[in-house]
A computed fold for a 73-nucleotide RNA from a Gemmatimonadota bacterium, annotated as transfer RNA. It matches the Rfam family "tRNA". It is annotated as a transfer RNA. Its mean pLDDT, the model's own confidence on a scale to 100, is 82.
RNA sequence: GGAGCCGUAGCGCAAUGGCCAGCGCGCCCGACUGUCUCUCGGGAGAGUGCGGGUUCGAGUCCCGUCGGCUUCG
Numbered sequence: 001g002g003a004g005c006c007g008u009a010g011c012g013c014a015a016u017g018g019c020c021a022g023c024g025c026g027c028c029c030g031a032c033u034g035u036c037u038c039u040c041g042g043g044a045g046a047g048u049g050c051g052g053g054u055u056c057g058a059g060u061c062c063c064g065u066c067g068g069c070u071u072c073g
Base pairs, nucleotide, nucleotide: 001072002071003070004069005068006067007066010025011024012023013022018056027043028042029041030040031039049065050064051063052062053061
């Protein structure tokens, strides 16, 4: 340098173009308990690496770009 895959919440992952982006762990509050744990209930937390485009509508499709991994030379 070429090709492929990936980038979404603190972490790990979902999400037929219809989504006001969900789930688990973690975090906060409460119930339970003599206390902690467990269990149960509730809550906060991301607009999807970045910039454009297509579309009524984009995490998803297209282009560019950045980063990571794999691979070829």